[in-house]
Context: one part of a larger RNA
Molecule: large-subunit ribosomal RNA, domain III
Organism: Halobacterium noricense
Parts: sequence; C1' cells; structure tokens
RNA sequence: UAGUAGCAGCGUUAGUCGGGUUAGAACCCCGACGACCGAGAAGAGCAAGGGUUCCUCGGCAAUGCUUAUCAGCCGAGGGUUAGCCGGUCCUAAGUCCCGUCGUAAUUCGAGCGGGUCAAAAGGGAAACGAGUUAAUAUUCUCGUGCCAUCGUGCAGUGAAAGUCGACGCCUCGGAGUAGCUCGAGCCGGGCCAUCGCCCGGUCGAACCGUCCAAGUCCGUGGAAGCCGUAAUGGCAGGAAGCGGACGAACGGCGGAAUAGGGAAACUCGAGUCAAUCUGGGGCCCGUGAAAAGACGAGCACGAUGUCCGUACCAAGAUCCGACACAGGUGCUCUGGCAGCGAAAGCCUAGGUCU
Repeated sequence: UAGUAGCAGCGUUAGUCGGGUUAGAACCCCGACGACCGAGAAGAGCAAGGGUUCCUCGGCAAUGCUUAUCAGCCGAGGGUUAGCCGGUCCUAAGUCCCGUCGUAAUUCGAGCGGGUCAAAAGGGAAACGAGUUAAUAUUCUCGUGCCAUCGUGCAGUGAAAGUCGACGCCUCGGAGUAGCUCGAGCCGGGCCAUCGCCCGGUCGAACCGUCCAAGUCCGUGGAAGCCGUAAUGGCAGGAAGCGGACGAACGGCGGAAUAGGGAAACUCGAGUCAAUCUGGGGCCCGUGAAAAGACGAGCACGAUGUCCGUACCAAGAUCCGACACAGGUGCUCUGGCAGCGAAAGCCUAGGUCU
C1' cells in the first nucleotide's frame, strides 16, 4: 500500500426486558418473562482415566473462535480425617520362579512336581440416623449399634460329623417393601364475593427381639377312584382329612425413639407392585467355577483394630481423539400422562439457554 479489497467460519437449543457491579457490560451477578433436556438426560451416584482442574481471595498480557468486571486461564492461600466404603485376604483363566527333563551349551523350551502372583464388577467378619465446612464426610461431631482378635471371670466337655460359601437358560405361581396411583382425616399454602377447587406435606435407619408362607419330615388316618394345580400332577412303596416338628425376605409387628427431623400436622385404608424371599414346570449332541472362609460352637467385662485410597470432573469444556472437537468411552438409580413398551410425544424432580 490499507483499516483498503473481501465476508467462508464463530461447533445441535433462544433469548428478551429491568436492576446491580464496573473505568468500561448483548454475553459477570440478581429478578421477571420466554425457551431446551428430562430411560441412548443435557438429572443423580460410581468405575477407568485425568491430577489439583476442587474452595476462597486477588487479577486480565496471553488462553476463551466475539466481549469479559467472568473462567476448567494467571498469582497466592486453603482443602481429601474410616475397625464396620474399597484396597489389604481367597481362589479363576492365566503369569512368573525353583526343580525335573531336552541341548555340547543357554538369559531358551512344552509337560510334570512345588511355590509366587493374578478380580477396587467373582467369593468375602462388622454401621446406621441426624448434624456440621467456603471446600471432607457411612471417615469429623452427637446419638444408637455391630464385628474380629487378645486378656480376665463365669458356664461348658458336647466338638466333628455335617451344612453353608456354591452358581445355566427360558417360563409360570405365591409372599412382598420402596415407589406410584386411588380414597379419607389432619397441617400449611394458592385462587375465590360465595360455593368450592387446586398444590405441597403428613417423616423416622442400622441393629436387637419376635412372627410365618412355600417346601421337607413325623404321627394319626386308611381312600380300589379320589385329591389337587395357573399349568405339569399325587397316591396301599399309603391319597384326602386331623395333629405336630424343622423352616423365608432388604417382609410384618415391638423395641431402638419423652433419639433425630419438621413451621405444623406428624393419622388410616385400598390397589398395583421394582428390590428381596419362596416354590413349580420346560430346555440341552451346551448340564451351567474354585478357594479362602463361615455356621455348627455360650455369656459378661476390659483392651486393641496399623497401613494405602478418599478433593474434583466423569463429559456436546476436567478422560481418548493436535482444539472448550456434533466422534469414542463400562456400571447403577430413574417419577407422571397415555401406552405392550426403557418406543415416539409432552411434563415433574433436577439441570441448562458460552
């Protein structure tokens, strides 16, 4: 030359108005209205991975596809508390070491024998509730529990057999809590001249005690055709009926709890029923781990319970993809309307509108 020529991009949705802070505000904060996700969440809790990104104060040169008083950025300080969550222990496919064997020889090698390691989704001793921080909490505090080991005291001589751990897929019954739905009472709130309608709440754990259905077994009984199931079925090798023993839940009831929580009420019933428990049936040229350990095997009191992890993100910005990348990445929870449904759609709780 020139702030000239030029206008591809600024990464799924959406912001607008008012107020605040400020030297400075479209995008930092607050409020209102509007909008988006809401079972392949854009919600909640974890694993891997990351490693301080967490919280607070102070900043804006760079980073941020614009701006920035804001920040996962810069500077400083602070923050992760465990007998009972997990590691630690056990074994699994397998790994490695030693021995044996092979070779002239080995830092090499399959098998065999012995050992080690190997699961933060398998097995497994034991914890719940409330409160608290700017940031941790089943870890701190308060309250109430539980387990193991050791010691002391008492009881006991039974005691090591047995049982559990310990298990496929499909399907159908029964029990059943949370949740949800419905009905009523009570408490609080909203609308409303009235009548009335609408919304929210009505809580309460581990643990200790107790109760039992199915099933199995025993006694009684004595069926020649009866009994029974949703279905298959059962029976003189003893059916029905009657009586009893063992026997389940994360289940009911009582305590825990004149704990806690709540501004208050802090009550009752019904239905459907995740979880959990229990039983039947079907399928297989597939038959569905092991070990540690536990129970069996008492009571009371006292002592001990080290070490490692614990912040935060967990994703359309904290992980892997050179990026604050429309890609990739395991598990769990998941309400309503209507529905076969975790489909599609709309909406709660909650979260967003870079």